[in-house]
RNA sequence: UGCCCUGUAGCUCAACUGGCAGAGCGCCUGACUCUGGAUCAGGAGGUUAGAGGUUCGAGCCCUCUCAGGGCAA
Numbered sequence: 001u002g003c004c005c006u007g008u009a010g011c012u013c014a015a016c017u018g019g020c021a022g023a024g025c026g027c028c029u030g031a032c033u034c035u036g037g038a039u040c041a042g043g044a045g046g047u048u049a050g051a052g053g054u055u056c057g058a059g060c061c062c063u064c065u066c067a068g069g070g071c072a073a
Stems, first nucleotide, its partner, number of pairs: 001072007010025004019056001027043005049065005
């Protein structure tokens, strides 16, 4: 320098070919318990890396940028 892959909740990852952003763990509250843990019930938490574009509608498609990883030189 070129090419490829990845970026979604605090963490690990889903989201079917464009149509209401979810799960597990964690966190908070309650029940249970002498207390804690475990278990059960409920809840909070997201500008989908950033900016633009296409579209009635974008996590998903297109362009640029940023970060991480890989390959080639």
Molecule: transfer RNA
Organism: Rhodothermales bacterium